RNAcentral holds the full RNA, with entries from ENA. This is a predicted structure of a 477-nucleotide part of an RNA (small-subunit ribosomal RNA, 3' major domain) from an uncultured bacterium. Its Rfam family is "Bacterial small subunit ribosomal RNA". Rfam links the family to the GO terms structural constituent of ribosome and ribosome.

[in-house]
Context: one part of a larger RNA
């Protein structure tokens, strides 16, 4: 000076309370620990690991195992020397890699010698080997918490105070008043985006708003940018006005106008610094290490193993429901050419075989939950749907191991889940579906993102937990 207190005072966060909804108990999905195992590669590991890296593990991916190969090697650069083309082709062997035989035989240029492929020799190669406690770079926390310095003055012998303290205010070290301090700099804010309102500009979507023409019917057609909406450029919201309060700054108002009102929603945006905090497995680089193997190519196996323990999710135990049926109910944001696929056709069905649109504001992918109507009446059931058996579709060189769906059988635990714990303050919780990377497929119920339907409370701050300031002790650094 710091830490640190079952020490004080102030103050703040879904931190309590107050609500909803939910995990802890089931069956299954994914992950981890253990155990197994020839391997189950390997890293993450209180919060800060555990649906994490991995935004796709049949083979490939791969790093592991086992086997079989190769040794200037899969790839790559240079130098010297030998040969020609390398390649291709056909044969024998193999599970492939590979090995081994045969056939074929170069190009420019006059030449020297070049160029190109291959052998041979060297010299670099190569290593998901080892150290994240040698680094770089990136990344989690604390925390979007309100703090974290300095300059130059002043004080203390110094260590180092002071400014950054006191009073109000503030989402804020926000700003005000005071003040041996006066300034400044990172950090708050503010410029950036989006989303809600209006102007102008533009007008192969969108309109019978307006005019004419056409169908059973549709902006279907000409015509036309007024709406709407799509892009771009602007306005607009400052406590700016009013009223109360207060020196001020700022608070209060079912105040006004205003599409919006006191940060208007979200987002990116993470200060000095903590955790020797994570990564040598993204990359990159110091050391060490290996060099007929710790490189490297195949073939098969494993990463999918299962007495078990733990995370996180799904679907459920039902009646605010299940099942059947009905009127073309209604979206957003996306993707689309080895694509997305309307439409017809055959199949109960996955899909198949025909086939138009569309390189897309023009075509296609395309809604659910809600409504209405019948039903089924509290039961392990017309709940739930695990598991199994059977017959299939599609990817794919190939679904045993170890892939997704479809039909038909079968129908398991499970009647709301202890101690104990998460998570959310409004277009939020809850609850419906829909899309997209990855991707041949897909183990996705997972991540990212979009819209539909849409609650309940917050008395309050004693209490848990983090935090921020000032004060106080102390034998701790």
């Nucleotide at each position: 000076u710091g830490a640190c207190g079952g020490g004080g005072a102030c103050c703040c966060g879904c931190a309590c309370a107050a609500g909803c909804g939910g995990a802890g108990g089931a069956a299954c999905a994914u992950g981890u620990g253990g155990u197994u195992u020839a391997a189950u590669u390997c890293g993450a590991u209180g919060a800060u690991a555990c649906g994490c890296g991995a935004g796709g593990a049949a083979c490939c991916u791969u790093a592991c195992c086992c086997g079989g190969g190769c040794u200037c090697a899969a790839a790559c650069g240079a130098c010297a020397g030998c040969g020609g083309a390398c390649a291709g082709c056909g044969c024998c062997u193999g599970a492939a890699a590979g090995g081994g035989c045969g056939u074929c035989u170069c190009c420019g240029g006059c030449a020297a010698c070049g160029g190109c492929c291959g052998c041979u020799g060297u010299c670099g190669a190569g290593g998901u080997g080892c150290u994240g406690c040698a680094u770089g770079g990136u990344u989690g926390u604390c925390g979007u918490c309100a703090g974290c310095u300095c300059g130059u003055g002043c004080c203390g012998u110094g260590a180092g105070g002071u400014g950054u303290c006191g009073g109000c205010u503030u989402a804020a070290g926000u700003g005000c008043c005071a003040u041996a301090a006066c300034g400044a700099g990172c950090g708050c804010a503010a410029c950036c985006c989006c989303c809600a309102u209006c102007u102008c500009c533009a007008g192969u979507u969108g309109c019978c708003a307006c005019c004419g023409g056409g169908u059973c019917g549709u902006g279907c057609c000409g015509g036309g940018c007024a709406c709407u909406c799509u892009g771009g450029a602007g306005g607009g919201a400052c406590u700016g006005c009013c009223a109360g309060c207060g020196c001020a700054a700022g608070c209060u108002g079912c105040g006004a106008g205003g599409a919006a009102g006191g940060c208007g929603g979200g987002g990116a945006u993470g200060a000095c610094g903590u955790c020797a905090a994570a990564u040598c497995a993204g990359c990159a680089c110091g050391g060490c290490c290996c060099u007929u193997a710790c490189g490297u190519c195949c073939g098969g196996g494993g990463c999918g193993a299962c007495a078990c323990a733990c995370g996180u999710g799904u679907u459920a135990c039902a009646a605010u429901g299940g099942c059947g049926g009905a009127g073309a109910a209604c979206a957003g944001a996306g993707g689309g050419g080895a694509g997305c696929c309307a439409c017809g056709u055959g199949g109960c069905g996955a899909c198949a075989c025909g086939g138009a649109g569309c390189c897309g504001a023009u075509c296609c992918c395309u809604a659910a939950a809600a409504u209405c109507c019948g039903u089924c009446u509290c039961a392990g059931u017309u709940c739930g749907g695990a598991u199994u058996g059977g017959a299939g579709u599609c990817u794919g060189c190939a679904a045993c191991c170890c892939g997704a769906c479809u039909c038909c059988a079968u129908g398991a635990a499970g009647c709301u889940g202890g101690a104990u714990u998460c998570g959310c303050u409004a277009g939020u919780a809850a609850u419906c579906g829909c899309g997209c990377a990855u991707c041949a497929g897909c183990c996705a119920u997972g991540g990212c993102g979009c819209g539909g339907u849409g609650a309940a409370u917050a008395c309050g701050u004693u209490c848990c937990c983090g935090g921020g300031c000032c004060u106080u002790g102390u034998a701790c650094a």